RNA sequence: ACCGAUAAAGGCAAACCCGUCGAAAGGCGGGGACGCAAAGCCAUGGAUCUACCGUCACGCCCCGCGUGAUCACGACAGCCAGGCUGCCGAAG
Numbered sequence: 001a002c003c004g005a006u007a008a009a010g011g012c013a014a015a016c017c018c019g020u021c022g023a024a025a026g027g028c029g030g031g032g033a034c035g036c037a038a039a040g041c042c043a044u045g046g047a048u049c050u051a052c053c054g055u056c057a058c059g060c061c062c063c064g065c066g067u068g069a070u071c072a073c074g075a076c077a078g079c080c081a082g083g084c085u086g087c088c089g090a091a092g
Stems, first nucleotide, its partner, number of pairs: 002092001003089002011036002016031006034078001040084003044081003048075002054070007
């Protein structure tokens, strides 16, 4: 250095519930633990999710509402790559 113990010391916290922000995906705080050796940080590429707005179609009614489709510049780091940083030390 690779690697990752039925090791030690610590750490994080899925689902779900409550509060809060948001149009939504989702974020944040509290509770809670399914899991995690980077489940620490970064949206660069891909995947995925959402669609206030925009565009298109249809309907209503009457000129702005509804429904559907589409769309990322939004979201996601606990989907896969990539980048930066980092605790511990058995076996190999």

Overview
The RNA shown here (c-di-GMP-I-GGC riboswitch aptamer) has 92 nucleotides and comes from an Anaerolineales bacterium. The coordinates come from a structure-prediction model, not an experiment, and the mean pLDDT is 87.